Description: The RNA shown here (c-di-GMP-I riboswitch aptamer) has 93 nucleotides and comes from a Gammaproteobacteria bacterium. Taxonomically the source falls in Gammaproteobacteria (Bacteria, Pseudomonadati, Pseudomonadota). It was read from a public genome assembly, where an Rfam model found it. Of the family's consensus pairs, 95% are formed in the model.

[in-house]
RNA sequence: UACAGAAAAUGGCUGCCUGCAUCGAAAGAGCAGGUUCGCAAAGCUACCAUUCUAAGGGUUCUAUUUAAAACCUAAGAAAGUGGGGUUGCCUGA
Numbered sequence: 001u002a003c004a005g006a007a008a009a010u011g012g013c014u015g016c017c018u019g020c021a022u023c024g025a026a027a028g029a030g031c032a033g034g035u036u037c038g039c040a041a042a043g044c045u046a047c048c049a050u051u052c053u054a055a056g057g058g059u060u061c062u063a064u065u066u067a068a069a070a071c072c073u074a075a076g077a078a079a080g081u082g083g084g085g086u087u088g089c090c091u092g093a
Stems, first nucleotide, its partner, number of pairs: 003092003012039002015035006022029002037080001043086003047083003050078003056073005
C1' cells in the first nucleotide's frame, strides 16, 4: 500500500418517540431529551438511478366572473434506498 472484518479494543453515528417562541410552501433539515432498530464507513459528497415534496410554472374541468379542485413539472429534499467518487480508526483469523 492492497485486501479482509471472523475475533478483540478504543471510540463513533443515530433508527424510533417526545419537545422546540429554529429554518422551509412542503418534503425535510436543525437543536435538546428519552429509548436502543441497527450500522465497519449509518464519515463526507446530489455525479447516476430511485423515492418524496410542488412554492413557482403549465394543463384541464366547472363556474356569471374570480376562486376552489385535479393532473404534470425540480433548479427543492433523502447519503439509514442503491451505485459512483473521496477521506478514515483498530486488528490481521